[in-house]
RNA sequence: UUCGAUAAAGGCAAACCCGUCAAAAGGCGGGGACGCAAAGCCAUGGAUCUACAGUUGCGCGCCAGCGACCAGCGCAGCCAUGACCGCCAGGUUGCCGAAG
Numbered sequence: 001u002u003c004g005a006u007a008a009a010g011g012c013a014a015a016c017c018c019g020u021c022a023a024a025a026g027g028c029g030g031g032g033a034c035g036c037a038a039a040g041c042c043a044u045g046g047a048u049c050u051a052c053a054g055u056u057g058c059g060c061g062c063c064a065g066c067g068a069c070c071a072g073c074g075c076a077g078c079c080a081u082g083a084c085c086g087c088c089a090g091g092u093u094g095c096c097g098a099a100g
Stems, first nucleotide, its partner, number of pairs: 001099004011036002016031006034086001040092003044089003048083002054078007
């Protein structure tokens, strides 16, 4: 530097279940193993997920009546600043062994 055996020492832990935090995606802890040679670490680019808030549209609504606006409520669309590195790239560090 390249590679990963039906080797060895070890490591991680999908789905699912329980607890907990979060509006959610999801995170963390315990159990559990489908898998993984970077399934160690970093959200930098793309993909994907979520939508509390924001925004747009429509509807409801307003108490003498009619009309309009605002606040409020509901539904739908949009939206990352949120999430994810066990989706693909990129960056960075590294165990064991084989070959050179």
The RNA shown here (c-di-GMP-I-GGC riboswitch aptamer) has 100 nucleotides and comes from an Anaerolineae bacterium. The coordinates come from a structure-prediction model, not an experiment, and the mean pLDDT is 84. The sequence was found by an Rfam model in a public genome assembly.